A computed fold for a 96-nucleotide RNA from Isoptericola luteus, annotated as TPP riboswitch aptamer (THI element). The model forms 95% of the base pairs in the Rfam consensus. Its mean pLDDT, the model's own confidence on a scale to 100, is 75. Taxonomically the source falls in Isoptericola (Bacteria, Bacillati, Actinomycetota, Promicromonosporaceae).
RNA sequence: UCGAACGACACGGGGUGCACCGCUCGCGGUGCUGAGAUCACACCCGUCGAACCUGAUCUAGCUCGUACUAGCGAAGGGAUGUCGGCAUGAGCAUGC
Numbered sequence: 001u002c003g004a005a006c007g008a009c010a011c012g013g014g015g016u017g018c019a020c021c022g023c024u025c026g027c028g029g030u031g032c033u034g035a036g037a038u039c040a041c042a043c044c045c046g047u048c049g050a051a052c053c054u055g056a057u058c059u060a061g062c063u064c065g066u067a068c069u070a071g072c073g074a075a076g077g078g079a080u081g082u083c084g085g086c087a088u089g090a091g092c093a094u095g096c
Stems, first nucleotide, its partner, number of pairs: 001090002006084005011046004017032007052077003058071004
């Protein structure tokens, strides 16, 4: 000097379903699962990328259920910069 994990800041990406009830029929209420269920200074995720999208109104199991499990899946897409950074390690310089 470099430097992983990790941290901070900034920026960016993403989803918002299901059941029941009411009604003015696209909104409201209640409930379920979930990190998040339409908007919040929230939540999750950013290439070491299953956040999320496509295939997919997919397949199998299970279930009250679109919840849950597995497959599909080494599939195709998918949003990053800066600064800091213990140890270990490496490089360089100098001295002996």